About this RNA
Large-subunit ribosomal RNA, domain VI from a soil metagenome, 270 nucleotides, folded computationally. Its mean pLDDT, the model's own confidence on a scale to 100, is 90.
[in-house]
Context: one part of a larger RNA
RNA sequence: CGGAGGAGUCUUUGAGGGGAGCUGUCCCUAGUACGAGAGGACCGGGACGAACGAACCUCUAGUGUACCGGUUGUCCCGCCAAGGGCAUCGCCGGGUAGCUAUGUUCGGAUGUGAUAAGCGCUGAAAGCAUCUAAGCGCGAAACACACCCCAAGAUUAGAGACUCCCGUGGCGUAAGCCACCUAAAGGCUCCUCGGAGAUUACGAGGUCGAUAGGCCGGAGGUGUAAGCGCCGUAAGGCGUUCAGCCGACCCGUACUAAUCAGCCGUGAGG
Numbered sequence: 001c002g003g004a005g006g007a008g009u010c011u012u013u014g015a016g017g018g019g020a021g022c023u024g025u026c027c028c029u030a031g032u033a034c035g036a037g038a039g040g041a042c043c044g045g046g047a048c049g050a051a052c053g054a055a056c057c058u059c060u061a062g063u064g065u066a067c068c069g070g071u072u073g074u075c076c077c078g079c080c081a082a083g084g085g086c087a088u089c090g091c092c093g094g095g096u097a098g099c100u101a102u103g104u105u106c107g108g109a110u111g112u113g114a115u116a117a118g119c120g121c122u123g124a125a126a127g128c129a130u131c132u133a134a135g136c137g138c139g140a141a142a143c144a145c146a147c148c149c150c151a152a153g154a155u156u157a158g159a160g161a162c163u164c165c166c167g168u169g170g171c172g173u174a175a176g177c178c179a180c181c182u183a184a185a186g187g188c189u190c191c192u193c194g195g196a197g198a199u200u201a202c203g204a205g206g207u208c209g210a211u212a213g214g215c216c217g218g219a220g221g222u223g224u225a226a227g228c229g230c231c232g233u234a235a236g237g238c239g240u241u242c243a244g245c246c247g248a249c250c251c252g253u254a255c256u257a258a259u260c261a262g263c264c265g266u267g268a269g270g
């Protein structure tokens, strides 16, 4: 920009395209058929795997430089104590969310159609024979469908449902043109943001508000703060104290910020 008025919300068809497509071992049937024996099935049924793929984070395991703790050197805060800076996040021990795999769950199935090699039926040319010449049947992980995903710019622009919005006068058969009035429904910009994201898009919100921050409570993580008291000459220990601190998670709460505003879009529809 188009999809024959303009919007909002929700379904849907599937032209067409993409993905997937793997395989092993063991058990039963059955030590059966077969075979002198050794050995050892078809068909059918079941269990467990490997690799591959998708999704996810309950568990396990990582990461987690905005969380907690320990600790070395040095500088600073006048000193002590408590802290802060720097040293790869100084080093070390843990670790929420998120992101992950080594973790968890799931997937390949099944069936149909038409076939390949191949196996056949009927059957002449060629009184026989012959799967083929006419005709007919079976037969693969391949092909088409079936399964999963995208999909009407499929310009052949499809189908369905609900809801919302839109003036007067003049001229004209009408489409339409002119004047004045009007600027709808809705959308965008802007702003607060996001398990969405390069930008954009998409989604949640913008006071008739829980969108983000803050705050409250909870979960969760660290692991028992500071100060004070007691004990010890002291390093230190014990008590107060399952303390203190605490990113992203969950619930709540208008305290802060989503202010104000602008623009697009018309007037009943070939």
Base pairs, nucleotide, nucleotide: 001153005165006164007163008162009161010160011159012158016150017149018148019147023049024048025047026046027045028044034039052107053106054105055104056103060101061100062099063098067094068093069092070091071090072087073086074085075084076083111145112144113143118138119137120136121135166269167180168179169178170177171176181267186264187263188262189261190206191205192204193203194202211257212256213255214253215252217250218249220246221245222244227240228239229238230237231236